């Protein structure tokens, strides 16, 4: 000097909830807030789950399908990356 296990320090994101705004909803986004996370950084490529405003079908109604809506804190790929003391 590299790897590999485990580990300090310093930070780091923020789940429920509650308010404001925004969505047709499912989310979303800011404040409060702290259940968790070593990628809870990012990316919808794949599968998964939401949600049906249009759009199909129906009788013009209820049901019902149906992503081009959302989810990266649901999974596995893909990228990028701090710290690592004795």
């Nucleotide at each position: 000097g590299a790897g590999a296990a485990a580990u300090a320090a310093g930070g780091g994101c923020a789940a429920a909830u509650c308010u404001a705004c925004u969505g047709a909803a499912a989310g979303g986004u800011a404040g409060a807030g702290a259940c968790g996370c070593a990628a809870a950084g990012c990316u919808a490529c794949a599968g998964g789950u939401c949600u049906a405003a249009g759009g199909c079908a129906g009788a013009u109604a209820a049901c019902g399908c149906u992503a081009u809506g959302a989810u990266g804190g649901c999974u596995g790929g893909g990228u990028u990356g701090c710290a690592a003391a004795a």